About this RNA: Transfer RNA from Sulfidibacter corallicola, 73 nucleotides, folded computationally. It matches the Rfam family "tRNA". Rfam classes the family as a transfer RNA. Rfam links the family to the GO term triplet codon-amino acid adaptor activity. The prediction has a mean pLDDT of 82. The source organism's lineage runs through Bacteria, Acidobacteriota, Holophagae, Acanthopleuribacteraceae and Sulfidibacter.

RNA sequence: GGGGCCAUAGCUCAGUUGGGAGAGCGUUGCACUGGCAGUGCAAAGGUCAGGGGUUCAAGUCCCCUUGGCUCCA
Numbered sequence: 001g002g003g004g005c006c007a008u009a010g011c012u013c014a015g016u017u018g019g020g021a022g023a024g025c026g027u028u029g030c031a032c033u034g035g036c037a038g039u040g041c042a043a044a045g046g047u048c049a050g051g052g053g054u055u056c057a058a059g060u061c062c063c064c065u066u067g068g069c070u071c072c073a
Stems, first nucleotide, its partner, number of pairs: 001072007010025004019056001027043006049065005
């Protein structure tokens, strides 16, 4: 220098054919318990890496940039 993959909640990740942003763990509150732990219920928590484009509508499609992994040279 060229090719491929990845970037979504605090962490690990899912997100189908473009239309509801989610799960587990963690955090907080409540209940059970004498208390802790544990379990159950509920809640908070999001610039979907950044910018632009297409579209009635983009996490999803296209382009550029940034960062990480990997292959070739």